The prediction has a mean pLDDT of 81. The part of an RNA shown here (large-subunit ribosomal RNA, half A) has 1674 nucleotides and comes from a Gemmatimonadota bacterium. It was read from a public genome assembly.
Context: one part of a larger RNA
RNA sequence: UGCAGAUGGAGGAUGCCUGGGCACACGAAGGCGAUGAAGGACGCGGUAAGCUGCGAUAAGCUCGGGGGAGCGGCACACACGCAUUGAUCCCGAGAUUUCCGAAUGGGGCAACCCAGCCGGCCGCGAGGUCGGUUACGGCGCAAGCCGAGCAAACCAGGGGAACUGAAACAUCUAAGUACCCUGAGGAAGAGAAAUCAAACGAGAUGCCCGUAGUAGUGGCGAGCGAAAUGGGCAGAGCCCAAACCGGGGUCCGUAAGGGCGCCGGGGUUGUAGGACCCACAGACGCAUCAGGCGAAGCCAGCAGAAGUCCCCUGGAACGGGGCGCCAGAGACGGUGACAGCCCGGUAGGCGAAGGCAAUGUACCUGAUGUAGUGGAGUUCCUGAGUAACGCCCGACCCGAGUAAUCGGGCGUGAAGCUGGGGGGACCACCCUCCAAGGCUAAAGACUCUCGUGUGACCGAUAGUGAACGAGUACCGUGAGGGAAAGGUGAAAAGCACCCCUGUGCGGGGAGUGAAAAAGAUCCUGAAACCAUCUGCAUACAAGCGGUAGGAGGGUGGUGCGGCCUUCGGGUCGUACGCGCCUGACUGCGUGCCUUUUGCAUUAUGAACCGGCGAGUUACUCCUCAGAUGCGAGGCUAAGCUGCUCAGCAGCGGAGCCAUAGCGAAAGCGAGUCCUGUAACGAGGGCGAUACAGUAUCUGGGGGUAGACCCGAAGCCAGGGCGAUCUACCCAUGAGCAGGGUGAAGCUGAGGUAACACUUAGUGGAGGCCCGAACCGGUGUGGGUUGAAAACCGCUCGGAUGACUUGUGGGUAGGGGUGAAAGGUCAAUCAAGCCUGGAGAUAGCUGGUUCUCCCCGAAAUCUAUUGAGGUAGAGCCUCGAGGCGUGUUAGCAGGGGGUAGAGCGACUGGAUGGGCGCGGGCUGGCGUAGCCGGUACCAACCCCAACCAAACUCCGAAUACCUGUCUAAUGGACCUCGGGAGGCAGUCGCCGAGCGAUAAUGUCCGGCGGCGAGAGGGAAAGAACCCAGAACCACAGCUAAGGCCCCAAAGUGGCCGCUGAGUAUAGCGAAGGAUGUGUUCGUGCCGUGACAACUGGGAGGUUGGCUUAGAAGCAGCCAUUCCUUUAAAGAGUGCGUAAUAGCUCACCAGUCCAGCGUGAAUGCGCCGAGAAUGGUCGGGAUUAAGCGGCCCGCCGAAGCUUGGUCUUGCGACUUAGUCGCAGGGGUAGGGGAGCGUUCUGUAUGCCGUGAAGCCGGGGUGGAAACCACCGGUGGAGCGUACAGAAGUGAGGAUGCCGGUUUGAGUACGCGCAAAUGCGGGUGAAAACCCCGCACACCGUAAGCCCAAGGAUUCCUGCGCCAUGGCAAUCAGCGCAGGGUGAGGCGGACCCUAAGGCGAGGCCCCAGAGGCGUAGCCGAUGGACAGCCGGUUAAAAUUCCGGCCCCGCCUGCAGUGUGUUAACAACUCCGGAGGGACCCUGAAACGAAGCGUGGGCGGUCUUGUGGAUGACCGUUCAAGGGUGUAGAGCAAUCGAGACCUGAGUACGAGAGCGCGGGGCAACCCAAACUCGAGUCACGUAGAGUCGGCAGGCAAGAAAAGCUCCGCGAGGGAAUGCUGCAGACGUCCGUACCGCAAACCGACACAGGUGGGCAAGGCGAGUAGCCUAAGGUGAAC
Repeated sequence: UGCAGAUGGAGGAUGCCUGGGCACACGAAGGCGAUGAAGGACGCGGUAAGCUGCGAUAAGCUCGGGGGAGCGGCACACACGCAUUGAUCCCGAGAUUUCCGAAUGGGGCAACCCAGCCGGCCGCGAGGUCGGUUACGGCGCAAGCCGAGCAAACCAGGGGAACUGAAACAUCUAAGUACCCUGAGGAAGAGAAAUCAAACGAGAUGCCCGUAGUAGUGGCGAGCGAAAUGGGCAGAGCCCAAACCGGGGUCCGUAAGGGCGCCGGGGUUGUAGGACCCACAGACGCAUCAGGCGAAGCCAGCAGAAGUCCCCUGGAACGGGGCGCCAGAGACGGUGACAGCCCGGUAGGCGAAGGCAAUGUACCUGAUGUAGUGGAGUUCCUGAGUAACGCCCGACCCGAGUAAUCGGGCGUGAAGCUGGGGGGACCACCCUCCAAGGCUAAAGACUCUCGUGUGACCGAUAGUGAACGAGUACCGUGAGGGAAAGGUGAAAAGCACCCCUGUGCGGGGAGUGAAAAAGAUCCUGAAACCAUCUGCAUACAAGCGGUAGGAGGGUGGUGCGGCCUUCGGGUCGUACGCGCCUGACUGCGUGCCUUUUGCAUUAUGAACCGGCGAGUUACUCCUCAGAUGCGAGGCUAAGCUGCUCAGCAGCGGAGCCAUAGCGAAAGCGAGUCCUGUAACGAGGGCGAUACAGUAUCUGGGGGUAGACCCGAAGCCAGGGCGAUCUACCCAUGAGCAGGGUGAAGCUGAGGUAACACUUAGUGGAGGCCCGAACCGGUGUGGGUUGAAAACCGCUCGGAUGACUUGUGGGUAGGGGUGAAAGGUCAAUCAAGCCUGGAGAUAGCUGGUUCUCCCCGAAAUCUAUUGAGGUAGAGCCUCGAGGCGUGUUAGCAGGGGGUAGAGCGACUGGAUGGGCGCGGGCUGGCGUAGCCGGUACCAACCCCAACCAAACUCCGAAUACCUGUCUAAUGGACCUCGGGAGGCAGUCGCCGAGCGAUAAUGUCCGGCGGCGAGAGGGAAAGAACCCAGAACCACAGCUAAGGCCCCAAAGUGGCCGCUGAGUAUAGCGAAGGAUGUGUUCGUGCCGUGACAACUGGGAGGUUGGCUUAGAAGCAGCCAUUCCUUUAAAGAGUGCGUAAUAGCUCACCAGUCCAGCGUGAAUGCGCCGAGAAUGGUCGGGAUUAAGCGGCCCGCCGAAGCUUGGUCUUGCGACUUAGUCGCAGGGGUAGGGGAGCGUUCUGUAUGCCGUGAAGCCGGGGUGGAAACCACCGGUGGAGCGUACAGAAGUGAGGAUGCCGGUUUGAGUACGCGCAAAUGCGGGUGAAAACCCCGCACACCGUAAGCCCAAGGAUUCCUGCGCCAUGGCAAUCAGCGCAGGGUGAGGCGGACCCUAAGGCGAGGCCCCAGAGGCGUAGCCGAUGGACAGCCGGUUAAAAUUCCGGCCCCGCCUGCAGUGUGUUAACAACUCCGGAGGGACCCUGAAACGAAGCGUGGGCGGUCUUGUGGAUGACCGUUCAAGGGUGUAGAGCAAUCGAGACCUGAGUACGAGAGCGCGGGGCAACCCAAACUCGAGUCACGUAGAGUCGGCAGGCAAGAAAAGCUCCGCGAGGGAAUGCUGCAGACGUCCGUACCGCAAACCGACACAGGUGGGCAAGGCGAGUAGCCUAAGGUGAAC
């Protein structure tokens, strides 16, 4: 380390449970609100953070009713109370009810600020406090009344998308949907025919059924889609305008009368009606309203039968056994386990002082309203900018169409009863109705809410997001998004006490309890993961980790025997056809899924475990199959009735399907239509003859819906939220050390007639220069799992300007803003973010969960905006039917034009030769024409040899077709119907094309395999060879291939070949070679070959020429000749200057039998080069290589044998048996089962122990199961038969949770300052405290404000977490404490940008937009306090001292005013003022600082002096005076001086309570003493609202002052001095360049303003220091 067992940890699955959800039924209610809602903020408790309740009367107050013993909510603690004089509690009525919110007195940043008037109280008064009242709009003369705002869906109206579908897209669709806006009600809307209909009629509307997916509409595509009649529910009808009559008003008119508007009567319709005129009649009844009486109902409750009988188990009885009882009650819940009789309840009864809606009903009284009938005549009336028409739109089924009808905009514009509308263009006839005014219950839609009840709904990853303090924590500026988290026990009996430990955490005892292995996130307690112990294995050994065998070791069981025994058993030995654990060694063996032609693949996905996780549901839909009922018929729908009421039964025949078809239709009809004809016949198509449907249920498939699940980028003229980032703009403020340069202008001098000009000064300009703060971001390095989601170091750009910055505000998404980069608009931008449409769509990818049995594909054709999609066909399956129909072989009969061949057979191509027409070139002549030459081209023809997919005089093999034939075979064949999958293929061989007669290339045809196929062989290998696996066997025979060993079988036999380690699966060419075997041809050879050896190899002649020479042999020439010979070249080589010389050819001799040469063929050789280490698989090998013949053997899941299962068919005695033929399988089709949850019926188990969990054992063909055993657990759970489904997990870069590995590994512990020692505390000290050293910052790393934060401040206690380590410490936890204002800041004052906005507007579907007066709104204006002290923590706030402002009162002084000529005061009006830029310079000059002196001290070498060093030498506002200066002046007024000012402060000293230390000694309260002054230098706040210059020309309003014969007001009041009183609300702690703000952090980043000392220095640079602060938490 592995496996196994045991025991634990961690974790929280499983089981059980439910206080929570979900869905529905019935009933109620359908609103609340100015009498202040919904919703909140803040409070209320003895102690009180949260929830609940309540409101300053504050977990409550009063009354009435109920109820009857305890109570003070959740919440179980302590304290203290209440209650039989009736509490707590329940119901009803009432009181109180802070502040915000429509919010309503005004304002406002919601829960805050500030008022006016009336009244009460307090105060002399100013004023405070309490109560009431005061918004706006509509109506109204007024009094006054009403409205508003909120709320889930339903309803009506005004606006109105896009994704999507149409396989693209534009009409169309989605859809009048989503969404926005307005308004109403418990319902809304519609509604009493200018309606339908059709020659019959109906009689308002709405809703249900149905008509009907019909008529229609429609790029006639996708789709959209009525109505009437009919059956039901419900049921209800009315009122005006007008004619006519009358009244009063007004106008005209002399009058009569008329006009206009108002009121009353009358009147309300179409077979017309009414008015007018005549006649008749004049009640009941009905409706509504008001009042009275008032049963039933709801809102608390009451009462309610029968065992706590005996025994047993148990902690407990509700269990088991026995014996009883009740029942109009055996619903349910509780009680220590399962309870009719224990408790609450239940059935059936009873009940209200008060309240509820005032509903229905009955009665009584009153009031109001409501009907006329008939006739005559035809005088009057009967809805006008209307109907209609034109143009343009919209709605209707109706998309402009033949387009009626209805509605709208603009324009035109009737008739009027002898009239008008409609009947789908229009016209006529006919029928029907009466518009242009209005009201109207019921039937019907929905559920934020209340009550009751139910569930084949969930049971903590489920069910609401939420069972729990959840719309919480948390994230975001915001709109918005949005979790996790249940269980001790019957009862807290929640562990007294002891021990270890830090008086910890945690643990061990003890105790409680049935149980503590129920001990606090505590029932059960799985798995991953981590340990401990025991057994075996493992340190020379190779890999999908298993499987088959198995040595050895360990340990049980059983039998037998020995010994012991408490008689239960223990121990030892032995045996076993019984197990378990381990597993040396050996054979075979490359995970799973997906996607693919094909994956071990180095192609995808998964770290592991657990839980969750995907073909569902709806519809009168379509279709098929099965089942059932009825059947030429079948079925009801809505609805109604009954009952035991979410149901069942009956009724209901409207309607649907079928019963007859044909035709475009009229139509005809067992036929009909067409062709054709003048008209038939004939013929053809579709039907009949051959005839079964219909309804329901279940299942397969389809349609419409998200439709198997997850997944986009995106779209929206949907609605909102964002300018705290950033861009630009507006308003108001602020900032910029220091140094340099030296424009204009001016002055002087020179110069000019005068200018000009020159020069010297002065001056101080500038998008000027250098350079800090500040702003930026050039280069480079670092960082890049950062310190930082943009930083750090060095370097660099701008730095008085188009500069930078604070605060407040504006611009908003096809929009803003943009010195423009498509930049930027909250870490997001070629169109922000959030939410909605929405489950958009996805011809695309991924995933899709139990088992067995039968069959079993395709990767082709056609078409396609089609090519990775789809449809039809082919191929598969299931069912039904047909049936000597298929296939193969044989036999017989056929057609063909391929392979081949041929071309003196066509069409073409094409080589050589011959002949040579014709042509070219060339010559000549007698030159418009001829004659020659030619080595050029070349026709026909001839000879020879050829080629062709688109040539054929010819022409197979196969293949194909046919058959009353024969044989074999068969899930074969044909037809119809249901369901598919598939239309990416691939390799080998054969035949072609393309390519290069390349490709694991590509494209066709044929066959086979793989795909979807295992087994054997080829070392290993999808496609090659053999062979088609139902299962088992330690049986047999073979195939391919093998037989020496690995490794089963021959070291088999015979005959050859090879000698290359060739070859035994890797391949190899041209070419080369006297390798070798065989065969064939040919030459020489006993008249002696070939080779070898010996000898000869001569003469003319040195051939001629050439040459210096050339003699066989530099070169040239040639009938290279002749001679001697056995033979010998005018010479084959070597050689010489040339000769010479050596050779060869040739000849002879010796020798002896074969010697050469060419071709074919077998096996070999060379040619022959690649990278980890050589491979024929290896080793071995002279056969174990190659060729041939022969025998034997091995060898597979093939075949056979034996057994078993199963499918189909057949037979038989159909439980079943036997026979025959089968059983590889992906996509896919079909069949049969297992398991999970719940329901019904029946029947069982369980505290003597259910489910679940752990281990073992057993059973079945599988999924699985068990009535088996042990442990844990502690209350429920099965079985059989049916039924219903949220029904089965390994995968989806799945979701959630837990836990690993990597790994104690990598890298860190957050710069640039630094620590050390001693002491203290403590369990423990680098870190805390104290002390002493050291170091760092010091225009900061110091001090003070603003924003922001919100207790972080101080003290005590504490250390689980937080802190990058530790911690005794803390910005951490707990508790207590802390913020004091007339003068500081803000409000009570003012206004800017901007916002809101009474009225309003030449805006506008609505919501709304703009804006006057006005109001709000600081970053600005205005405005009265300084010094010192004090606390643990506050101070311009408290205290001391000295001042100031407003207002009131009193006194004193001094003015003004009071009989309408006018004071104060208030308002209004006017004027002044407030009141403003930038830059520069000068003068005076404060604080601060420095230096020196003086003064007071301390120290100083033993002491004293002197000297030296060091420390200190301080004080405000206000008041007075008034310099410089300002102002016309009054007057104001930096500095200065006086005062304030001393019991202040103060270096230090004296004394020393007290404390510490062993000591030396140190610290030290209280008290006392104590100098406090002058000069110089620097500096530059202020004077300054000044001056100068410049051009870009530089807020408003109020406070304040003055004026007004402007208004109100009506008697007091102004100023000065003194005295006294009063002065509201909010902020105030602490951090604040940072550990407390913004950056997720105790983060090297960011963050506005003020002060800012010394030395060197121009300087706020840089370096070193002071005060002060730090040393940065490994």
Taxonomically the source falls in Gemmatimonadota (Bacteria, Pseudomonadati).